The RNA shown here (Glycine riboswitch aptamer) has 101 nucleotides and comes from a Phycisphaerae bacterium. It matches the Rfam family "Glycine riboswitch aptamer". Gene Ontology term of the family: glycine biosynthetic process.
[in-house]
RNA sequence: GAGUUCGUCGGUGGAGAGAAUCCCGCGCAGGCGGGGUCGCCGAAGGGGCAAGUCCCGGUUUGCGGGAUGAAACUCUCAGGCAAAAGGACGCCGACCCGAAA
Numbered sequence: 001g002a003g004u005u006c007g008u009c010g011g012u013g014g015a016g017a018g019a020a021u022c023c024c025g026c027g028c029a030g031g032c033g034g035g036g037u038c039g040c041c042g043a044a045g046g047g048g049c050a051a052g053u054c055c056c057g058g059u060u061u062g063c064g065g066g067a068u069g070a071a072a073c074u075c076u077c078a079g080g081c082a083a084a085a086g087g088a089c090g091c092c093g094a095c096c097c098g099a100a101a
Base pairs, nucleotide, nucleotide: 007095008094009093010092011091012090013089018038020037021036022035023034024033025032026031039081040080041079045077046075047074048073052068053067054066055065056064057063
């Protein structure tokens, strides 16, 4: 001096699925909150697994066991199923640690 990625902040875009139903409370009402029941969604978070690699045992060219091991895959615990909020991820801007040349 440069300094991708990662991380933080701000802005912006951002899907899916019952405004379900019963009970209770509040409210003039629309509706709101809580609990139960059934039906659904996957993109907060979380769990699971392949190949490969490593180790152990036996043995022969492949067997058994263990560890590690990714996701937008999968599970649906959590969360969500009008709007709002949230939202993986993308883009823009700023900040931050640090290597080689």